[in-house]
RNA sequence: CUACGAAAAUGGCAAACUCAUUGAAAAAUGGGGACGCAAAGCCUAUGGGUCUAAGGUAUUUAACUACGAUAGCCAGGUUACCGAA
Numbered sequence: 001c002u003a004c005g006a007a008a009a010u011g012g013c014a015a016a017c018u019c020a021u022u023g024a025a026a027a028a029u030g031g032g033g034a035c036g037c038a039a040a041g042c043c044u045a046u047g048g049g050u051c052u053a054a055g056g057u058a059u060u061u062a063a064c065u066a067c068g069a070u071a072g073c074c075a076g077g078u079u080a081c082c083g084a085a
Base pairs, nucleotide, nucleotide: 004083005082012037013036017032018031019030020029021028022027035072041078042077043076046075047074048073049070050069051068055065056064057063
């Protein structure tokens, strides 16, 4: 230094739920709150999955569609604390 993740230490993030706001919705942001997380730091114009469907397409049936959302869905990229095997 790279890979890896035992024991500790310094710390970090923050699910569900809830209040307010934004949004067509999915959901997001802020406050409270902790289920958990060694990257639960960052990137979706890197690939896939999943969610929504305003608008558009189609239709007498109840569908299709992302330029929207999810990085705490997976893979990948990138940065990083500690230090056994």